[in-house]
RNA sequence: GAGUUUGAUCCUGGCUCAGGACGAACGCUGGCGGCGUGCUUAACACAUGCAAGUCGAACGAGAUCCAUUCAGUAGCAAUACUGAUGAAGAUCUAGUGGCGAACGGGUGCGUAACACGUGAGGAACUUGUCCCGGUCUCUGGGAUAACAGUUGGAAACGACUGCUAAUACCGGAUGACGUCGGAACUUCGCAUGGAGUACUGACGAAAGGGUUACUGGAUCGGGAGAGCCUCGCGGCCUAUCAGCUUGUUGGUGGGGUAAUGGCCUACCAAGGCAUCGACGGGUAGCUGGUCUGAGAGGAUGAUCAGCCACACUGGGACUGAGACACGGCCCAGACUCCUACGGGAGGCAGCAGUGGGGAAUCUUGCACAAUGGGCGAAAGCCUGAUGCAGCAACGCCGCGUGCGGGAAGAAGGCCCUCGGGUUGUAAACCGCUUUCAGAAGGAACGAAACUGACGGUACUUUCAGAAGAAGGUGCGGCCAACUACGUGCCAGCAGCCGCGGUGACACGUAGGCACCAAGCGUUGUCCGGAUUUAUUGGGCGUAAAGAGCUCGUAGGCGGUUCAGUAAGUCGGGUGUGAAAACUUUGGGCUUAACCCAAAGCGUGCAUCCGAUACUGCUGUGACUUGAGUACGGUAGGGGAGCGGGGAAUUCCUAGUGUAGCGGUGAAAUGCGCAGAUAUUAGGAGGAACACCGGUGGCGAAGGCGCCGCUCUGGGCCGAAACUGACGCUGAGGAGCGAAAGCAUGGGUAGCAAACAGGAUUAGAUACCCUGGUAGUCCAUGCCGUAAACGUUGGGCACUAGGUGUGGGUUCCAACCAACGGAAUCCGCGCCGUCGCUAACGCAUUAAGUGCCCCGCCUGGGGAGUACGGCCGCAAGGUUAAAACUCAAAGGAAUUGACGGGGGCCCGCACAAGCGGUGGAGCAUGUGGUUUAAUUCGACGCAACGCGAAGAACCUUACCUGGGUUAAAUCCCAGUUGCAAAGUGCAGAGAUGCAUUCCCCUCGCAAGAGGCGGCUGGGAAGGUGCUGCAUGGCUGUCGUCAGCUCGUGUCGUGAGAUGUUGGGUUAAGUCCCGCAACGAGCGCAACCCUUACCACUAGUUGCCAGCAUUUAGUUGGGCACUCUAGCGGAACUGCCGGUGAUAAACCGGAGGAAGGUGGGGAUGACGUCAAGUCAUCAUGGCCUCUAUGUCCAGGGCUACACACGUGCUACAAUGGCCGGUACAAACCGCUGCGAACUCGCGAGAGGGAGCCAAUCGGAAAAAGCCGGUCUCAGUUCGGAUUGGAGUCUGCAACUCGACUCCAUGAAGUUGGAAUCGCUAGUAAUCGCGGAUCAGCACGCCGCGGUGAAUACGUUCCCGGGUCUUGCACACAC
Repeated sequence: GAGUUUGAUCCUGGCUCAGGACGAACGCUGGCGGCGUGCUUAACACAUGCAAGUCGAACGAGAUCCAUUCAGUAGCAAUACUGAUGAAGAUCUAGUGGCGAACGGGUGCGUAACACGUGAGGAACUUGUCCCGGUCUCUGGGAUAACAGUUGGAAACGACUGCUAAUACCGGAUGACGUCGGAACUUCGCAUGGAGUACUGACGAAAGGGUUACUGGAUCGGGAGAGCCUCGCGGCCUAUCAGCUUGUUGGUGGGGUAAUGGCCUACCAAGGCAUCGACGGGUAGCUGGUCUGAGAGGAUGAUCAGCCACACUGGGACUGAGACACGGCCCAGACUCCUACGGGAGGCAGCAGUGGGGAAUCUUGCACAAUGGGCGAAAGCCUGAUGCAGCAACGCCGCGUGCGGGAAGAAGGCCCUCGGGUUGUAAACCGCUUUCAGAAGGAACGAAACUGACGGUACUUUCAGAAGAAGGUGCGGCCAACUACGUGCCAGCAGCCGCGGUGACACGUAGGCACCAAGCGUUGUCCGGAUUUAUUGGGCGUAAAGAGCUCGUAGGCGGUUCAGUAAGUCGGGUGUGAAAACUUUGGGCUUAACCCAAAGCGUGCAUCCGAUACUGCUGUGACUUGAGUACGGUAGGGGAGCGGGGAAUUCCUAGUGUAGCGGUGAAAUGCGCAGAUAUUAGGAGGAACACCGGUGGCGAAGGCGCCGCUCUGGGCCGAAACUGACGCUGAGGAGCGAAAGCAUGGGUAGCAAACAGGAUUAGAUACCCUGGUAGUCCAUGCCGUAAACGUUGGGCACUAGGUGUGGGUUCCAACCAACGGAAUCCGCGCCGUCGCUAACGCAUUAAGUGCCCCGCCUGGGGAGUACGGCCGCAAGGUUAAAACUCAAAGGAAUUGACGGGGGCCCGCACAAGCGGUGGAGCAUGUGGUUUAAUUCGACGCAACGCGAAGAACCUUACCUGGGUUAAAUCCCAGUUGCAAAGUGCAGAGAUGCAUUCCCCUCGCAAGAGGCGGCUGGGAAGGUGCUGCAUGGCUGUCGUCAGCUCGUGUCGUGAGAUGUUGGGUUAAGUCCCGCAACGAGCGCAACCCUUACCACUAGUUGCCAGCAUUUAGUUGGGCACUCUAGCGGAACUGCCGGUGAUAAACCGGAGGAAGGUGGGGAUGACGUCAAGUCAUCAUGGCCUCUAUGUCCAGGGCUACACACGUGCUACAAUGGCCGGUACAAACCGCUGCGAACUCGCGAGAGGGAGCCAAUCGGAAAAAGCCGGUCUCAGUUCGGAUUGGAGUCUGCAACUCGACUCCAUGAAGUUGGAAUCGCUAGUAAUCGCGGAUCAGCACGCCGCGGUGAAUACGUUCCCGGGUCUUGCACACAC
């Protein structure tokens, strides 16, 4: 820096990622070289070999070699061989002796310590070998190993006797000198004291070897280096370890040591350590450094280097200059091995190596050539130290796997919109080169001389050939890099968020791409990011976090001034801060890594000199403003004790009085005729103190309220006498501390946990009611907690104001009193500027600005829990974790949605009415069931007389059966010359077969082209799936009044403002106001229709007047009606009132119409993953002799049942019969069809007229007049059924409509519930149309007759707006 809490925002806060590092491990892969590194685990056990010896110039002895000499054998001899001798010499060996073995090498068990680091001290010390200097090295003695002999034992290893040497051991002498003692002097210091000078007493040395160069021995002094001891400071966790200690702390005497010291001992004293963390527990070698980080820090302590500790485990000393000793000794233990069972041997945490453990860590290599070490005079010997090699991509660094050209952008792969794109100049192909590896030749430095393990290595020369050499991970975001296929919440991925439920850039595979590269990823660990423990550099009103409050100890901090000091502080010097490392510069390996040199760094410690502002310290210094004392006033429910008072409740007694009381939403339990409730009087007892009373008072907090008295704490004001910094805070500690609870003893009126009963309820261990015990009260003692809250620790100082209130003082104001005003000090509130805050908010009573001190916090849950400690009689309190689990938990604010929250408003929403549905029969749709199929879709409102404005066939998508690869179009390949039409046959039909007939152009032909048929491939087709992949269209909220934008302003931001507010409206309609000003989509208007009038026009329309007639029939006229075109008219325009003088509202006038006149069309941003893939279109998937298509028949019309929508009724406001009147709108040529005739009728015949203001459908019906029926299952009602018909149609069986005759079911107004409607509306009456051959109770229109009611907005439903709450946002 990023991701992740939310619808979005800001903040808090955790989790996660990107970086670097590693002694690593694992997965896949692997060409070379250089330099490094390599048991982090079992300080587990170890076979085998090696890792410490050396000196003959310390010593005796032995062995071997050998000159010479002798003997034997062979030989004639020279000579050869064998055996013996063996001087000088050489070599070797066990032993005595010396030096070394205390170094080098390994490991990190232990250790929290003077172990380490750093700096001092030793006046309290030691020191072999080495260096320098001084002096000496005289003289004696006795042994002993080896060896020889005897002997024990299995062995290891001894025992005894005898011999012998030394630089082995022991005497004597000497003493430059040393040590100790005595006493004198000089000098110095740092406390004990040190150093030196001369004198004196005692004690104390020695070793020789060597062929002559030296070397050794003794002693003393000095040096170098090493060691030992002491001290200051520094560096882990834990207080759920708070007290520890008897050699403990100190002293004296003694012992011991190289030396100080309780190091040890005897005696004496009673100390010593610790909250600045003793003691205990856990963990750990420390450091230079290493990793990380901007730094401060954090983590770490492999390799290299310094120190320490250890050497199977524990203990001990010996030797020695040095050890309490890795490859020495003794004892004990465990383990292993040998054994003759008596007894012995061993110690890889040396180098290799083995087993084991483990995720995991190498060769039983070469050499002493170099460096270094031991011994030696030296040659030299020894050296698993070391130098090298081997193994391992374990790390760092370097190099290579080729370079240049090469587009038909090949093939193949992948993708594709089928055009192409990409892999990709990549390959092929052409040219060139040879680093590395390979082969061959030469050949180092490391060494000054002999001497090279490495090594025939580095390096170099030559040769051949692009030849032998590329992978890993990732590609949703963080994070660079995308497509296809497969899969279908499966398989799987995942560091976090999260992907996967059929279009997965997230799984798997492929292609492509990205990043690294002999590596790449994963895992683990550390630091970083994380300011997420905050010194640098955080917080605590609400996010985690102020202790309930006060007093006060240690500690921390502290007013003014003077002098001194110089601890802190600052400057400079000196010493040290090992080397390596790091940084810089330079140099060496071809470069780099690596190595070398120099400088820097090493922030520290010690010490010396200087400065003195600030802090500290010193001063029986000084001061008064902080603080306090004294004085004068003052307010108060501050506290404790004692006493008193009235009201009320309850109870008791007595009176009056009678049937209820009480209680609730409604009731019941309960009380009451044994007299309640009510009421009057008297009495008893307990508890609490109405009104005043107030964001008023007091107190540290908890808390405190009737009145009086006594005792008592604190505050405030005034004035300025006294003290003279006496102050602030406060870890531990102490005290106080509501309510409840506990203990003992009282008290108990009311109230009231528990408990009982009654209700409520699905239940009701509750809410409500009736009772009721602890308790509440008092005294004494515990408890010690609360949302103990201002959720805000205390103190001091500073930083605008306004206003109210409580307490005091002063002034206006010359006296008193009251009121008022001003100033000031102290409290308690409200508002508000700067500032602060994530915001809300705080704001002189700070959450502002500073200082001082204390407490507390570090993701959520687990958990304020467990264990332990302390407290408590108990209840419990206090202190206080972890395992495990989640990716959040949270704060403030925003927009919505929601609320059985609030305000305002609207709607046939309720109410007021009218008529229905729900009951019956039938129609129709749906569910269910059935079926071969009952095709599919639609499901609350907003599916259900819906798609369907019309299923007998068709429709038709469904089922059964039978056929077919067709029809249309195109491409490629092959083949062919048709096709159409007619006729015949078969079939249920679709269709099949046969027959009639036989292309065009060019060309002699072959052939080419066109057109058509057939075959194959591509394809077509699909009412198959997905409406949750979509377009379009539609429903719904809702014709509700809303939804937004630009600019500006406000806010860190989401957002707000505008659009809120006051009025008003049907309306975000308009007016006014306003940090808003404007605008858009909606509203309204513009459009259609209807209502009035005028004008124009009068045919097919009309007829007032004139004539004519059966008839507007005709002449005539167009005045009226009407038609259809154009205008007018209505705008709150006018008047009055109300209102802000506005918008507007109310009333009125005029008018055909009055306040959008009535009706329609018109549907904002959006919501419902609403509906439709079956209108159509369309992505993807599926099918392809079938899920396509054709045909016949069946089905969509089924029927125990349930629901929706309707029709007809149940009748007299009616039915039936007769007569008679008045519409509008619409339709008609495959049509409407008149008159007339026939039929009871449906209808038939008939055909005039009409392409329609002309003709036809066409009769309107309710209505009106007259008659009949008389309350009944009827002259209501018409279902059902039988019979006979009509019409349409190829065809009415499944399955049409209508007519006539006959039949005459249910039904007597409909439970719970529920629907429509506010006026020409409901209700009621008929008429027309679309679809359509036919079929309408449905739908869409038309007119006729024509009501009732609305007090009102409490309630139900829906909606709008403002506000409020919210832990909701897929939003109750």
A computed fold for a 1372-nucleotide RNA from an uncultured Actinomycetes bacterium, annotated as small-subunit ribosomal RNA.
The sequence is in RNAcentral, with records from ENA.
Its mean pLDDT, the model's own confidence on a scale to 100, is 85.
It matches the Rfam family "Bacterial small subunit ribosomal RNA".